Large-subunit ribosomal RNA, domain I from a Myxococcales bacterium, 572 nucleotides, folded computationally. The organism belongs to Myxococcales, within Bacteria. It was read from a public genome assembly.
Context: one part of a larger RNA
RNA sequence: GGCGCAUAGCGGAUGCCUUGGCGUCAGAUAGCGAUGAAAGACGUGGAUAGCUGCGAUAAGCUUCGGGGAGCUGCUAAACAAGCUUUGAUCCGGAGAUCUCUGAAUGGGGAAACCCCGCCGUUUCAUAGCGGUGAACCUGUGCUGAAUCUAUAGGCACAUGGUGGCUAACCAGGAGAAUUGAAACAUCUUAGUACCCUGAGGAAAAGAAAUCAAACGAGACUCCCCUAGUAGUGGCGAGCGAACGGGGAUCAGCCUAAACCGUCGGUACUUGUAUCGACGGGGUCGUGGGAAAAGUCUUGGGGCUCGGCCCCGAGAAGUCAUAAAAAACUGCUUUAGCUAAACUUUCUGGAAAGUUAGACCGUAGAAGGUGAUAGUCCUGUAAGCAAAAAAGCAGUUUCUUCUUGAGACUUUCUCCCGAGUAGCGUGGGACACGUGGAACCCUGCGUGAAUCUGGGUGGACCAUCAUCCAAGGCUAAGUAUAAUCUGACGACCGAUAGUGAACCAGUACCGUAAGGGAAAGGUGAAAAGUACCUCUACAAGAGGAGUGAAAGAGUACCUGAAACUGUGCGCCU
Numbered sequence: 001g002g003c004g005c006a007u008a009g010c011g012g013a014u015g016c017c018u019u020g021g022c023g024u025c026a027g028a029u030a031g032c033g034a035u036g037a038a039a040g041a042c043g044u045g046g047a048u049a050g051c052u053g054c055g056a057u058a059a060g061c062u063u064c065g066g067g068g069a070g071c072u073g074c075u076a077a078a079c080a081a082g083c084u085u086u087g088a089u090c091c092g093g094a095g096a097u098c099u100c101u102g103a104a105u106g107g108g109g110a111a112a113c114c115c116c117g118c119c120g121u122u123u124c125a126u127a128g129c130g131g132u133g134a135a136c137c138u139g140u141g142c143u144g145a146a147u148c149u150a151u152a153g154g155c156a157c158a159u160g161g162u163g164g165c166u167a168a169c170c171a172g173g174a175g176a177a178u179u180g181a182a183a184c185a186u187c188u189u190a191g192u193a194c195c196c197u198g199a200g201g202a203a204a205a206g207a208a209a210u211c212a213a214a215c216g217a218g219a220c221u222c223c224c225c226u227a228g229u230a231g232u233g234g235c236g237a238g239c240g241a242a243c244g245g246g247g248a249u250c251a252g253c254c255u256a257a258a259c260c261g262u263c264g265g266u267a268c269u270u271g272u273a274u275c276g277a278c279g280g281g282g283u284c285g286u287g288g289g290a291a292a293a294g295u296c297u298u299g300g301g302g303c304u305c306g307g308c309c310c311c312g313a314g315a316a317g318u319c320a321u322a323a324a325a326a327a328c329u330g331c332u333u334u335a336g337c338u339a340a341a342c343u344u345u346c347u348g349g350a351a352a353g354u355u356a357g358a359c360c361g362u363a364g365a366a367g368g369u370g371a372u373a374g375u376c377c378u379g380u381a382a383g384c385a386a387a388a389a390a391g392c393a394g395u396u397u398c399u400u401c402u403u404g405a406g407a408c409u410u411u412c413u414c415c416c417g418a419g420u421a422g423c424g425u426g427g428g429a430c431a432c433g434u435g436g437a438a439c440c441c442u443g444c445g446u447g448a449a450u451c452u453g454g455g456u457g458g459a460c461c462a463u464c465a466u467c468c469a470a471g472g473c474u475a476a477g478u479a480u481a482a483u484c485u486g487a488c489g490a491c492c493g494a495u496a497g498u499g500a501a502c503c504a505g506u507a508c509c510g511u512a513a514g515g516g517a518a519a520g521g522u523g524a525a526a527a528g529u530a531c532c533u534c535u536a537c538a539a540g541a542g543g544a545g546u547g548a549a550a551g552a553g554u555a556c557c558u559g560a561a562a563c564u565g566u567g568c569g570c571c572u
Stems, first nucleotide, its partner, number of pairs: 001571009015557001016521002020492002022489007029481002031165002039101003042055003046079001049075003061095006070083003106115003116133006135162003138158006169200001170198004180187001184234001210217002221248005231239002252473003255417001259280010285451001287416004291411008299311005312403006325397010336384003342357002346353001358375002360364001366378003422446007432458001453468005508515002528556001531543004
């Protein structure tokens, strides 16, 4: 020096555990903010470093309920001083307070700071205290140029609005590339990602100028088929319907115009024209409506009869079609309450294990308790509960509407959404890449018709069929989950699972945008080793003691390997 055995150290794998995560489902809720948010700074305790809570009324104040014996949050034990059956601490409803920054809003600013005006109050006077003072939009009022009237502008007021934050879902605007095509350009990735704007609890869409096919259907949305079909496609890679069928849910409405009336403006021929606002009327595709004429139906009463009022009748309604509120009842949510039934023997540190005999069960879910507990504890099945606040539903008050309309017939007449439809051209979007390319949207240029009208049926024409654009509203079925509650998991178990089981978006790094860790486990209970000895009044160790165990001693469960010693054996 090597090998082997043994024994120590170092180290922290493995096993076991779980306070934390991950995912799914269901329900609630789906916003907060100038009445100052989210996020913070600084304070606040008897003593107080951090966390938590709170805000100069500062681990809290008031009140109403619950609850019932201890309490003054956690790391964190002790002390001091207190509170409490005259009901504390604690839990819940409502309220008060709520410094400074922050949209931040009196002005400024290097956020948490500096400086100011006005009004009120107080004071002899300062000081102090309270309030108020951003901008824009809208509305109202007062003023008011060039310029007579006016307008622009200015000022004031508003318990009128906006602003900022927030996970996903939604609509609109704008819009890539990596990639695939085994290269690459059309194409694809993809109208995806990213960015911007806006809204809601959902959003969007929506009551046919839709489909269909000679039969018919009857708003929209979502799901399953149709179907990877028909198509489209450097006919490559790929992309990819619809009709129709089956389900979920179901709901329909209001305007413009014609016509009538009121008011106002303008023009002048001074009673006409035209425009605007408002009220009535009207809303459709077996075309509808207006106007005029006619026929029929339908409560009563009163009046200065043109119209108005009263009673009665009818209808509708708070979630679209117009809009507001109250009471009562019921249910739910925000604290809670009751809740059955067991003892023994043995082992052991400890009984829930074993043994023996019982009991409850609408409760044998689960967790805890010194090992594995239906009957020890918390619970569980089942049942019960709200002063206050909130939500939902129903009923009744209540509100509103109609009561001069409704139905039908006829036509010389009038209306039925215009820079629109259509066309040309350039694009986009349709599953459809310009293709024979319809339909839909649109930049530019043109540019109709009003029912004897117009659109569509995949070039186009005819016939036929079907629908009525160029205005608007609309619940449900559908999407999502930051937040709260509950349940579950052939999900993880500390290099896993969130980056984060632990004071983590922390420490630390970076000028910054930003990046971003490591780190869990004594024991049933601290019973956390009194006292003695060695040592340096150390570290550490040996006794002693606790404990079932200290080879469980806070560097603490188990304690592998690498690595480092020591002893012994063998070889060299």